[in-house]
Context: one part of a larger RNA
Molecule: large-subunit ribosomal RNA, domain IV
Organism: Candidatus Dojkabacteria bacterium UBA2022
RNA sequence: GCGUUGUUAAGGAAUUCGGCAAAUUCACCCCGUAAGUUAGCGAUAAGGGGGGCUAUGCGUCGUCAGAUUUUUUCAGGCGGCGAUCAUAGUGGCACAGAAUAGGAGAGAGCGACUAGUUACCAAAACUACAGGCGCUUGCAAAUUCGUAAGAAGAUGUAUAAGUGCUGACGCCUGCCCAAUGCCAGAAGGUUAAGGAAGCGUGUUAUCGACUUUUACUGCACUUCGGUGCUUUAACAGUUGAAAAGCUUGCGACCGAAGCCCUGGUCAAUGGCGGCUGUAACUAUAACGGUCCUAAGGUAGCGUAAUACCUCGCCACUUAAUUAGUGGCUUGCAUGAAAGGCGUAACGACUCUCUCGCUGUCUCGACAGCGCGCUCG
Numbered sequence: 001g002c003g004u005u006g007u008u009a010a011g012g013a014a015u016u017c018g019g020c021a022a023a024u025u026c027a028c029c030c031c032g033u034a035a036g037u038u039a040g041c042g043a044u045a046a047g048g049g050g051g052g053c054u055a056u057g058c059g060u061c062g063u064c065a066g067a068u069u070u071u072u073u074c075a076g077g078c079g080g081c082g083a084u085c086a087u088a089g090u091g092g093c094a095c096a097g098a099a100u101a102g103g104a105g106a107g108a109g110c111g112a113c114u115a116g117u118u119a120c121c122a123a124a125a126c127u128a129c130a131g132g133c134g135c136u137u138g139c140a141a142a143u144u145c146g147u148a149a150g151a152a153g154a155u156g157u158a159u160a161a162g163u164g165c166u167g168a169c170g171c172c173u174g175c176c177c178a179a180u181g182c183c184a185g186a187a188g189g190u191u192a193a194g195g196a197a198g199c200g201u202g203u204u205a206u207c208g209a210c211u212u213u214u215a216c217u218g219c220a221c222u223u224c225g226g227u228g229c230u231u232u233a234a235c236a237g238u239u240g241a242a243a244a245g246c247u248u249g250c251g252a253c254c255g256a257a258g259c260c261c262u263g264g265u266c267a268a269u270g271g272c273g274g275c276u277g278u279a280a281c282u283a284u285a286a287c288g289g290u291c292c293u294a295a296g297g298u299a300g301c302g303u304a305a306u307a308c309c310u311c312g313c314c315a316c317u318u319a320a321u322u323a324g325u326g327g328c329u330u331g332c333a334u335g336a337a338a339g340g341c342g343u344a345a346c347g348a349c350u351c352u353c354u355c356g357c358u359g360u361c362u363c364g365a366c367a368g369c370g371c372g373c374u375c376g
Stems, first nucleotide, its partner, number of pairs: 001371008010362002014360001019357001028050004036041001038168001052090006058082007066074002091095001103355007110347002115127002131166007143152003169342004174272003179269002181265005188260003194254002198250003202246002206241006213234003218229004273291005300334001301331001312328005
């Protein structure tokens, strides 16, 4: 020096983000106990007191010899046991003598509560909760798993099952269906695949035209070898028309849901204005005007776990307070089941204050144990 344990004059939170840590308190018996309250609680509220040991009293049991005519009862002696209580005495610094064993109160926020949660940095104001509300579902239920068979739901049946929001309790939960969603409706408009009258495309059996070649018929010429023209047939090429079938394109018209459309619905998603004038001090505006909107924020609460400006202003609390509480409140950007405002009880929750207590501190010191270090 480090770790750990203990003690400490005077002061007593001056420490620190913050009483973190430590200290105080502590079990039992007696007295006593406020506001508030859902009458259960709050409450071990708070705040006080007691305690060792000895003797005696007291209770009870046994025993001895007595009194009482007996049952029985009474007084006395001796011995045992006794949770407590009373009186007297007595020892210690200290008597729940060591150990185990709530610090308390006041105000505010959040969450009603018990419970659960980030195994291994977060236990909370988060989750859940009973209660409230909406939606779906009539049973071969909705919903979920599976390709299916089948299964869960459920050997249940709307006081049931699934799902979403809110979150005990009390007082309440305003306006808006224009947008988005959902539900209902079916007259009209639009609309797919598909069907389809009809109109085309390609292909070519077949038919025709022209041309080449060959054979053949007829006519003309001939040097008798053939040559020219022509009829018919065949081969090859080019080209025109073209049924049916097949292929392919367009297509009037028919054609559901949906969408458009008509209504409903906000404890569905959501939304809930501006400018301006006016009262016999001033200020303010119950009142009026005007524009816009689907409707213009109601009751409450409010500088808030929400307020930028902001350390708002006033009051209380302090010597001094960006903290805290109570008011005011023009609320940058509060507000009613993403619930609003209260609320007894509860909380290893968060903030502020008071008493007690203390080495947290002024400011250190000392001691025990272990380690380090030095010597050996």